Two RNAs folded together computationally: RNase P RNA and transfer RNA, 423 nucleotides in total. The prediction has a mean pLDDT of 81. It holds a member of the Rfam family "Bacterial RNase P class A". It is annotated as a ribozyme. The literature on the family includes a 1999 paper in Nucleic Acids Res by Brown, "The Ribonuclease P Database".
[in-house]
RNA sequence: GGAGUUGGCCAGACAGUCGCUCCGUCAUACCGACGGGGAGGAAAGUCCGGGCUCCACAGGGCAGGGUGCCAGGUAACCCCUGGGGGGCGUGAGCCUACGGAAAGUGCCGCAGAAAACAUACCGCCUACGUCUUUCGGGACCGGUAAGGGUGAAAAGGUGCGGUAAGAGCGCACCGCACCGGUGGUAACAUCGGUGGCAGGGUAAACCCCACCCGGAGCAAGACCAAAUAGGGGAACAACAUGUGGCCCACAUGGUUCUCGGGUAGGUCGCUUGAGGUGUGUGGCGACACACAUCCCAGAUGAAUGACUGUCCACGACAGAACCCGGCUUAUCGGCCGACUCCCACU
RNA sequence: CGGGGCGUAGCGCAGCCUGGUAGCGCACUACAAUGGGGUUGUAGGGGUCGGAAGUUCGAAUCUUCUCGCCCCGACCA
Numbered sequence: 001g002g003a004g005u006u007g008g009c010c011a012g013a014c015a016g017u018c019g020c021u022c023c024g025u026c027a028u029a030c031c032g033a034c035g036g037g038g039a040g041g042a043a044a045g046u047c048c049g050g051g052c053u054c055c056a057c058a059g060g061g062c063a064g065g066g067u068g069c070c071a072g073g074u075a076a077c078c079c080c081u082g083g084g085g086g087g088c089g090u091g092a093g094c095c096u097a098c099g100g101a102a103a104g105u106g107c108c109g110c111a112g113a114a115a116a117c118a119u120a121c122c123g124c125c126u127a128c129g130u131c132u133u134u135c136g137g138g139a140c141c142g143g144u145a146a147g148g149g150u151g152a153a154a155a156g157g158u159g160c161g162g163u164a165a166g167a168g169c170g171c172a173c174c175g176c177a178c179c180g181g182u183g184g185u186a187a188c189a190u191c192g193g194u195g196g197c198a199g200g201g202u203a204a205a206c207c208c209c210a211c212c213c214g215g216a217g218c219a220a221g222a223c224c225a226a227a228u229a230g231g232g233g234a235a236c237a238a239c240a241u242g243u244g245g246c247c248c249a250c251a252u253g254g255u256u257c258u259c260g261g262g263u264a265g266g267u268c269g270c271u272u273g274a275g276g277u278g279u280g281u282g283g284c285g286a287c288a289c290a291c292a293u294c295c296c297a298g299a300u301g302a303a304u305g306a307c308u309g310u311c312c313a314c315g316a317c318a319g320a321a322c323c324c325g326g327c328u329u330a331u332c333g334g335c336c337g338a339c340u341c342c343c344a345c346u
Numbered sequence: 347c348g349g350g351g352c353g354u355a356g357c358g359c360a361g362c363c364u365g366g367u368a369g370c371g372c373a374c375u376a377c378a379a380u381g382g383g384g385u386u387g388u389a390g391g392g393g394u395c396g397g398a399a400g401u402u403c404g405a406a407u408c409u410u411c412u413c414g415c416c417c418c419g420a421c422c423a
Base pairs, nucleotide, nucleotide: 001342002341003340004339005338006337007336008335009334010333012311013310014309015308016307017306018305020038021037022036023035024034025033026032040317044328045327047326048325049324050323051322052217053216054215055214059248060247061246062245064213065212066211067210068209069083070082071081072080073079084098085096086095087094088093099208100207104206105205106202107201108200121148122147123144124143125142129140130139131138132137156174157173158172159171160170161169175197176195177194178193179192180191181190182189183188221268222267223266224265231259232258233257234256235255236254239253240252241251242250261422262421263420275294276293277292278291279290280289281288282287312315347419348418349417350416351415352414353413356372357371358370359369366403374390375389376388377387378386379385396412397411398410399409400408
């Protein structure tokens, strides 16, 4: 200098004028004055987890759903951190639905001999046994799975020996299974021994094992006010609702559905919270603890905007609606830290 | 704001749960019957299964992400 990996941060800046909304103080019939606050890293998708509220302080069983290497973090998690195994990359590093197929069941189209109690199409062999011979051999009984072929997948792989031809038939190495030792909290790694080899794939197929999960959602829910036909029909009392699929249990009770009718106003919930910032301590880290300090949107037709000036690298995706922790997706560009590879020079 | 469902040929729908051939009706094209049309019959064409990844030998179907569309939800008595 070039190419890359990874962690984090910012999201046009400044000034002026005019508005919008919330809070506080003053003033007040109303208008208002002053001071302060006013979108995001994703506010999004609603994919997970929790808080909060109501139903029972959410209880038992079946069903159903979720998670799935190990250890830790957390309020909790399909999240995060660290580690292990596997895969990719020269490397920094990245990805990983990664329990069980010798518990059982199912499926594996076409092709192929055979798709799972193994089998034999082409091929190889004719040693042993029988028959035959024109003595070259041939037939039968058979042996074999090394080679070819099919397929995504064919009952360990390579080599040497061995054999009639072959074959874990024997041996060496690798793989695999079991046993034991060592290291590690563990996943696992490694070493030694034993065994010729158990016997395909699929669990994002049913299923088995371990652990977890009650339901609904701020239009939850509570209160005030207004209004009317406190009407018609249906279901049930061995019932209905809360409660979602079922049973039990619990609570309440005339309830639920439907047709028709009425009101569609206000207050609370509502933003101080697993909160932000700084420092210190513990931990590899996620994170935890202590101290100090700060208050930082809260609307309900729903605010956060418009214009002007200057500057620059000329500005992307995008707008809160009960709150929070994550994940995922969208995103012009810029800055900082750490690291890797290549080239050149010293 | 919250909850639920759907996307397959020009249109309306099956198939998905249990993965191997995408099918039905209308419409379209050609031919025949008719003097012509309607109609009927015979034959035929047409599908990135909304999009992208993954699991699997193999995906419309199973899983994840994403795009679009539709439906429901106030209170009182």